[in-house]
Molecule: SAM riboswitch aptamer (S box leader)
Organism: Chitinophagaceae bacterium UBA4411
RNA sequence: AACUUAUCAAGAAAGGCGGAGGGUAAUGGCCCUUUGAAGCCUUGACAACCUCCCCUGAUUUUAUCAGGGAAAGGUGCCAAUUCCAACCCGAUGAAGUCGGGACAGAUAAGUC
Numbered sequence: 001a002a003c004u005u006a007u008c009a010a011g012a013a014a015g016g017c018g019g020a021g022g023g024u025a026a027u028g029g030c031c032c033u034u035u036g037a038a039g040c041c042u043u044g045a046c047a048a049c050c051u052c053c054c055c056u057g058a059u060u061u062u063a064u065c066a067g068g069g070a071a072a073g074g075u076g077c078c079a080a081u082u083c084c085a086a087c088c089c090g091a092u093g094a095a096g097u098c099g100g101g102a103c104a105g106a107u108a109a110g111u112c
Stems, first nucleotide, its partner, number of pairs: 002111007013043005021032003027085003044078001046076001049074003053069007082104001087101006
């Protein structure tokens, strides 16, 4: 890199360096940004995918599964719904709006 599964409407800061971009494929919007972007460092927070620990329940048992809790370890993450849309279907006569699905993306775990 690829494949599989799950989740994605919630949540979360400050300082230093830096000096013009950024919002994670591409497109159209819209937004953030010299009142300091990206990136790097320090400290802190958020969350609960995996590990570990505790409680309850189910399964005949080993064990497995489900729910709840904690947050030590591995990750992740700390503007806006994955910022919105696109492609399909439906609700509507149109614009527009709303709902559902798909494609794509992000994160975790596993396989290779």